Predicted 3D model of a 134-nucleotide RNA (c-di-AMP riboswitch aptamer (ydaO/yuaA leader)) from a soil metagenome. It matches the Rfam family "c-di-AMP riboswitch aptamer (ydaO/yuaA leader)". Rfam links the family to the GO terms regulation of gene expression and cyclic-di-AMP binding. About the family: This family represents a conserved RNA structure found upstream of the ydaO and yuaA genes in Bacillus subtilis and related genes in other bacteria. RNAcentral holds the sequence, with entries from MGnify. Model confidence (mean pLDDT): 79 of 100.

[in-house]
Order: sequence, then C1' cells, then structure tokens
RNA sequence: AGCCGAAGUUCCGCCCGCCGGCGGGACGCGGGGGACCCAGACGGCCGGCAGGCCUGGGGCGAAUCGUGAGCAGUCACGUAGCGCAGCUCUUUCAGCGCGAGCCCGUCAGCUAACCCCGCAGGCGAGACGAAAGA
Repeated sequence: AGCCGAAGUUCCGCCCGCCGGCGGGACGCGGGGGACCCAGACGGCCGGCAGGCCUGGGGCGAAUCGUGAGCAGUCACGUAGCGCAGCUCUUUCAGCGCGAGCCCGUCAGCUAACCCCGCAGGCGAGACGAAAGA
C1' cells in the first nucleotide's frame, strides 16, 4: 500500500511551552430495550385445592452442530456459516485461511412512537489464479 471489524468525519470547552490529555456535541455507521396485531403457552415430582420443588433464559459475533480419543484439562477430524485474492460489483471454478471469545443475571418473541448503548481492538512486505456479465 492494504486487510478483519459498526468502529468513520468533524466541531466546541478546559489543561498544557510543544507533543499531548480530559470532557461535551453534530453528522454518519452499528447494537439493544420497547405496543396494538401476529406468534407463543415446555417437562418432571408433591398436593383435595391453593400452591410448592427441580430444570432456567437471553445478547454481541461468521464462529454453529456432529463424530472420535482422554479420568480430566484438552486434542483430532469434519461441518452450518465467514474472510482473502491488487480498479469496482455480481456469479462460477480452482486455491489459502477462520469456524473464537465475551457479556446480561432469573429477565427481554415480533414490535410504531419512545428510551438506552458502542464507534474498539487486531493484522500487514508481501501479493501479482481463471471464466462470464456489468
């Protein structure tokens, strides 16, 4: 140069000699909560009823699910799905990778108005496959 990702652009105030630091906004991008309508109404045990006990549930993200090994930590092989490829987009073939992690805290389906939150972090000195359409 460029890549993953929502994580970009910019304004104001204060501190400071500079570099810079802190705080507050706007546009833009992204996420969550939240009506009518629609959808939904689990399982087991105790109890005459009322009721009680056990098992929870959900979000961000591509990152789900399966098989095998191991006492376990974990490992291996697959897989839904995702990314890269040099002007850009779509499709196809071949190629190379990922297929994690974190959060809420017993609570949240969808959801107009409305309300709340984030704008980080991590790679990178090589790449220089092909076809069709635009």